The RNA shown here (Purine riboswitch aptamer) has 102 nucleotides. Its Rfam family is "Purine riboswitch aptamer". Its family is annotated with purine nucleobase biosynthetic process in the Gene Ontology. It was read from a public genome assembly, where an Rfam model found it.
RNA sequence: UAAUCAAACAUGCAACUCCUUUGUAUAUCCUCGCGAAUAUGGCGUGAGAGUCUCUACCGGGUCACCUUAAACGGCCUGACUAUAAGGGAGCAGACCCUUCGU
Numbered sequence: 001u002a003a004u005c006a007a008a009c010a011u012g013c014a015a016c017u018c019c020u021u022u023g024u025a026u027a028u029c030c031u032c033g034c035g036a037a038u039a040u041g042g043c044g045u046g047a048g049a050g051u052c053u054c055u056a057c058c059g060g061g062u063c064a065c066c067u068u069a070a071a072c073g074g075c076c077u078g079a080c081u082a083u084a085a086g087g088g089a090g091c092a093g094a095c096c097c098u099u100c101g102u
Stems, first nucleotide, its partner, number of pairs: 001094001003011002016090010026056001030048006041066002050057001058078006
């Protein structure tokens, strides 16, 4: 310093780790079992399904709804994981130069 170099020739810009920006997958979605809470509540657990896919399948906020029962809903926001590509840092690497030794 990605070059060394007049030219030619030759050897190279590999790999790995971390951070980050994006693409793809999935809609952080859907179908159920069992249990739990009850307007100061609206969840826990397990199974299935969805991805050329491992994992995950939830958190927060807000607005409704349910007159105490067994069921939750709309909207906003946030990822994680798998893989591909770009950028940054580290490490490494190649070439050149200098010094020392043979």